Predicted 3D model of a 355-nucleotide part of an RNA (small-subunit ribosomal RNA, central domain) from an uncultured prokaryote.
Context: one part of a larger RNA
RNA sequence: CUGGGCGUAAAGCGCUCGUAGGCGCCUUGGCUUGUUAAGUCGGAUGUGAAAGCCCCGGGCUCAACCUGGGAACUGCAUUCGAUACUGGCAGGCUAGAGUAUAGAAGAGGCAAGUGGAAUUCCAGGUGUAGCGGUGAAAUGCGUAGAUAUCUGGAGGAACAUCAGUGGCGAAGGCGACUUGCUGGUCUAAUACUGACGCUGAGGAGCGAAAGCGUGGGGAGCAAACGGGAUUAGAUACCCCGGUAGUCCACGCCGUAAACGAUGUCAACUAACCGUUGGGGGUUCUUAGACCUUUAGUGGCGCAGCUAACGCAUUAAGUUGAUCGCCUGGGGAGUACGGUCGCAAGACUAAAACCC
Numbered sequence: 001c002u003g004g005g006c007g008u009a010a011a012g013c014g015c016u017c018g019u020a021g022g023c024g025c026c027u028u029g030g031c032u033u034g035u036u037a038a039g040u041c042g043g044a045u046g047u048g049a050a051a052g053c054c055c056c057g058g059g060c061u062c063a064a065c066c067u068g069g070g071a072a073c074u075g076c077a078u079u080c081g082a083u084a085c086u087g088g089c090a091g092g093c094u095a096g097a098g099u100a101u102a103g104a105a106g107a108g109g110c111a112a113g114u115g116g117a118a119u120u121c122c123a124g125g126u127g128u129a130g131c132g133g134u135g136a137a138a139u140g141c142g143u144a145g146a147u148a149u150c151u152g153g154a155g156g157a158a159c160a161u162c163a164g165u166g167g168c169g170a171a172g173g174c175g176a177c178u179u180g181c182u183g184g185u186c187u188a189a190u191a192c193u194g195a196c197g198c199u200g201a202g203g204a205g206c207g208a209a210a211g212c213g214u215g216g217g218g219a220g221c222a223a224a225c226g227g228g229a230u231u232a233g234a235u236a237c238c239c240c241g242g243u244a245g246u247c248c249a250c251g252c253c254g255u256a257a258a259c260g261a262u263g264u265c266a267a268c269u270a271a272c273c274g275u276u277g278g279g280g281g282u283u284c285u286u287a288g289a290c291c292u293u294u295a296g297u298g299g300c301g302c303a304g305c306u307a308a309c310g311c312a313u314u315a316a317g318u319u320g321a322u323c324g325c326c327u328g329g330g331g332a333g334u335a336c337g338g339u340c341g342c343a344a345g346a347c348u349a350a351a352a353c354c355c
Base pairs, nucleotide, nucleotide: 004326005325006324007309008308012323014206015205016204017203021199022198023197029093032091033090034089035088036087038086039085040082041081042080043079044078045077046076047075054070055069056068057067058066059065096196097193098192099191100190101188102187103186104185108182109181110180111179112178113177114176115159120154121153122152123151124150125149126148130141131140167174168173211252212251213250214249215248216247220246221245225241226240227239228238263322264321265320266319267318268317272299273298274297275296276295277294278293279292280291281290282289283288304311305310328355329354330353337348338347339346340345
């Protein structure tokens, strides 16, 4: 290489859009019609040197060897024809895909404004000796009046209950309320477009937290740091403080156990029980109950699969299309080189050597 694989043994890119390419198969479509005849199939002609191999003969006493004839040379070119399939061109259809109409749900996104509870701080009142903290303490705060309690004010951050294996989003993620702008999804019935589709190397965009740059902001929390304890020690766990940071704007970074450790799309394959959003129907004692259908989201479970665990119409079952990735452990996701980055570093990615 081939082959075999990728939930947990090595292995699914964090996610999406999309270029080239691949595919459009028995239905991710069919039909045809028509045409073409490139692939495909058949015939003919030319060529495919000789020798050799193979077959039938002949000559050295046989054989090796030599020699006559034939076949073969699976190929190429030209030409004539076939038209089922694949391809090209043109036309038509509607089951894929999409558009229109009418509805529905939603923490989907962005911006602006508003609200209450709580913590902290400030001012004032009441009031007096403690408060706080722990396993126990101490550091700490407090007679310059703390803690507690009442009133007023300031400021920042987060939105209790509702809340739900509930919802939305491609993923990251999204949770007070109102308004504006805006993306996607689902349902029903018709009408329309007419394959416009799937995947997607490169590429582009999005991408938690931490971190970085500039300027703001800073209540609480809190790396670093200081102190008190604990301890043999304690650069920790516990306690008292506390700065970056956490927040906002703009710009970078581009990584995570970015997880369902399960790429995307399509088709098929037992039941049963929940729940969310729609549609239809029956009952109507009209709150509701039941049946059915569809799109999600859970539980359990058959066949089947699996090394087992387990998965099981939301597959890890049975198949198809396409991309990515793996190939003993360590060295190592490292060195070197390159690209990107302000940096931190990211991406790409070995070998010697050892077992």
Source information: The full RNA is in RNAcentral, with records from ENA.